[in-house]
Overview:
Small-subunit ribosomal RNA, central domain from an uncultured bacterium, 350 nucleotides, folded computationally. Its mean pLDDT, the model's own confidence on a scale to 100, is 89.
Context: one part of a larger RNA
């Protein structure tokens, strides 16, 4: 390197857009680069294989043939690939008519709860735990009623549900906006798939600047527990959690399963749409498309399991793996304000 692999053994890039490249539906004519056939030239000798011969045999040596899978040149073939060209519509896309949705951004707004402040009632406790204590309370707490302020999150609906490429998205209303699905025709006419680089997005925590700060709460303090208790439990509590702008770029970023297309028994739910039968309508039945679950045949798998949402059967493209530790470390490079990220060894050792 090839062979072999990547759900759980080592191994799918966190996700998308997309450059080069790789691969690419059907048809007409042409070219002849790839491809195929033939001729010629070359492909040194030795070596190797076959035949024959020479040393008494053999090793060894000599001669002839083969081989030398290649390259060049020339003549030809046109099925396949390629290039040019002519069409096509089934791939892809556009238009039209409908549809569902926590998809994204901005603005506005609502109620419950919590905490705090003011006032009323009211009096000795409250709180907390396994039990307590720290803590709060006669300067009137807890409880309860009325009023006010603030910030954050949106109970029920809620689902085995929906949307999004992923991260993720949940009160209500408005504005702007992305994607998806269905139906019928019309249009473009292969415009496609994948995608090294590159660019963008990317939970939480963390960082910078400015705001905000109710609850919660790393650190920290105290109280308990304990042999100790730098913990688990309790009382407090700062960063942070929230908003705006800018960084960071990680994750058990998981379906631990890259993307696309095609094919391969069924059964039963569920979300969205269309058509048909039927009906006054609701409801219900059948067909079909898209999504999302469960069960299960063939097949597959080391097994577990997967099984039309494949881990089955094929093709195309990308990423990745190659014993454990050392180590995702060192060094170098590069990115970052930093934290650190990306790339990524070896000695040695088992």
């Nucleotide at each position: 390197c090839u062979g072999g692999g990547c759900g759980u053994a080592a191994a799918g890039g966190g996700c998308g857009c997309g450059u080069a490249g790789g691969c690419g539906g059907u048809u007409u004519g042409g070219c002849a680069a790839g491809u195929c056939c033939g001729g010629c030239g070359u492909g040194a000798a030795a070596c190797c294989c076959c035949c024959a011969g020479g040393c008494u045999c053999a090793a060894c040596c000599u001669g002839g043939g083969g081989c030398a899978u290649g390259c060049g040149u020339u003549g030809g073939a046109a099925a396949c690939u390629g290039c040019c060209u002519u069409g096509c519509u089934u791939g892809a896309g556009u238009c039209c008519a409908g549809g569902a949705g926590a998809g994204g951004a901005g603005g506005g707004u609502g109620g419950a709860a919590u905490u705090c402040c003011c006032g009323g009632u009211g009096u000795a406790g409250c709180g907390g735990u396994g039990a307590a204590a720290u803590g709060c309370g006669u300067a009137g707490a807890u409880a309860u009623c009325g009023g006010g302020a603030a910030g954050a999150a949106c109970a029920c609906c809620a689902g085995u549900g929906g949307c999004g490429a992923a991260g993720g998205c949940g009160g209500c209303c408005c504005u702007c906006u992305g994607g998806c699905c269905u139906g019928u025709g019309a249009c473009u006419g292969a415009c496609g798939c994948u995608g090294a680089a590159g660019c963008g997005c990317g939970a939480a925590a963390g960082c910078c600047a400015g705001g905000g700060g109710a609850g919660c709460g790393a650190a920290c303090a105290g109280g308990a527990u304990u042999a100790g208790a730098u913990a688990c439990c309790c009382u407090g509590g700062u960063a942070g959690u929230c908003c705006u702008g800018g960084c960071c770029g990680u994750a058990a970023a998981c379906g631990a399963u890259g993307g696309g297309c095609a094919c391969u028994a069924g059964g039963u739910g569920u979300g969205g749409g269309a058509g048909g039968a039927g009906u006054u309508g609701a409801c219900c039945c059948c067909u079909u498309c898209c999504g999302u679950g469960c069960c299960g045949c063939a097949g597959u798998u080391a097994a577990c399991g997967c099984a039309u949402u494949a881990a089955g059967u094929g093709c195309c493209c990308c990423g990745c793996c190659u014993g454990g530790g050392g180590a995702g470390u060192a060094c170098g490079g590069u990115c970052g304000c930093a934290a650190g990220g990306c790339u990524g060894a070896a000695a040695c050792u088992c």